[in-house]
């Protein structure tokens, strides 16, 4: 970035700054002064590149580069029906690993 693939029902926080927001957009709905966003420190997870091992379409490992650490991607948001309190499937969004 008007591309491509590939996953998104699991999992993983503490401290300090700092001071009122935050959860992609709407809509709800939650978090939030018992302290949000951002920043730093430390920690974790979890295996997309890379590596490395082995009984090798898999399987373990985790030192690097990424991500991630409320709530399923918090739900819905368009279309279907079988009307699902966690259908289906599509669209947005993320994050990876390519490509321009």
């Nucleotide at each position: 970035c008007a591309c491509u693939c590939a996953u998104c029902c699991a999992g993983a926080g503490a401290g300090g700054u700092g001071g009122a927001g935050g959860g992609a957009c709407c809509g709800g709905c939650c978090c939030u002064g018992c302290g949000a966003a951002a920043c730093c420190u430390c920690g974790g997870c979890a295996a997309c590149c890379c590596c490395c091992g082995c009984g090798a379409u898999g399987c373990g490992g985790a030192c690097g580069g990424u991500g991630c650490c409320a709530a399923c991607u918090c739900c819905g948001g368009c279309a279907g029906c079988u009307u699902g309190u966690u259908c289906u499937g599509g669209g947005a969004g993320a994050u990876g690993a390519g490509g321009c």